[in-house]
FMN riboswitch aptamer (RFN element), 140 nucleotides, folded computationally. Rfam family: FMN riboswitch aptamer (RFN element). Rfam 15.1 lists 6,230 matches to the family in 5,120 species. Gene Ontology term of the family: FMN binding. Its mean pLDDT, the model's own confidence on a scale to 100, is 77.
RNA sequence: CCGCGUCUUCAGGGUCGGGUGCGAAUCCCGAACCGGCGGUGACGGAGCGGAAGCUCCCCAGCCCGCAAGGCCGCCCCGCGGCGGCCCGAGGAGGUGCGAUUCCCCCGCCGACGGUACAGUCCGGAUGGAAGAAGACCGCG
Numbered sequence: 001c002c003g004c005g006u007c008u009u010c011a012g013g014g015u016c017g018g019g020u021g022c023g024a025a026u027c028c029c030g031a032a033c034c035g036g037c038g039g040u041g042a043c044g045g046a047g048c049g050g051a052a053g054c055u056c057c058c059c060a061g062c063c064c065g066c067a068a069g070g071c072c073g074c075c076c077c078g079c080g081g082c083g084g085c086c087c088g089a090g091g092a093g094g095u096g097c098g099a100u101u102c103c104c105c106c107g108c109c110g111a112c113g114g115u116a117c118a119g120u121c122c123g124g125a126u127g128g129a130a131g132a133a134g135a136c137c138g139c140g
Stems, first nucleotide, its partner, number of pairs: 002140003005136006015031005032120002034110002036066004044057005061108002069086007090106002093103002112123003
C1' cells in the first nucleotide's frame, strides 16, 4: 500500500397560471422545473518530478450495472431473512484517431399507497439502501 473484517458518520431534487367541474397542485390548455449510487467518460486543465511517471479537478436521468419500489413463494412468535419474477426513457448533426458521455438541435422517461387519474402534493419515510468518507484491530 492492497484485500478481508469490525465500528462510526453521511447518503434525493423538483409547479405555477388558466379552463372544466360539487370537487383537480392529479384531467385539458399553456409555460416551467428536477435527475440517487458505482462504472465508462476519448480529450482537456492543474500540481509534483531530472525523467519515467504519479496525484488532483472536470464530464451520462434515457450506454452498462446497482439501489430503492412492486408481485409471488418459503422460513420465522415477531423483527426480519432467503429465493424467484417485474423493474422507465435517444435520435440526428458537429469536432476529433477515438465520444450514444463533450458541443449543438430536436425528443423522451420517471415505483407504490392516498386523492378527481400526480416525476414535482400528502404518506410509508425521524425508515431502508446502492454506496461514500473515516476510525480501529486482527488476518492475509